[in-house]
RNA sequence: GGGCCUGUAGCUCAAUGGUAGAGCAUCCCGCUCAUAACGGGACGUGUGCAGGUUCGAAUCCUGUCAGGCCCA
Repeated sequence: GGGCCUGUAGCUCAAUGGUAGAGCAUCCCGCUCAUAACGGGACGUGUGCAGGUUCGAAUCCUGUCAGGCCCA
């Protein structure tokens, strides 16, 4: 220098162009003599960044940033 993959909540991950979700974590409540477990509820400033296409973009296109792999 070239090619490919990945980037979504504090963490691990979903979401075929149509309301951005789950589990864990955190907080509150219940249960218990108490703790754990279990049950219920709440909380999520989250789609790497900037543009473009579209009625509508996490998703498609372009550029760019970060990490990883391969080639040179």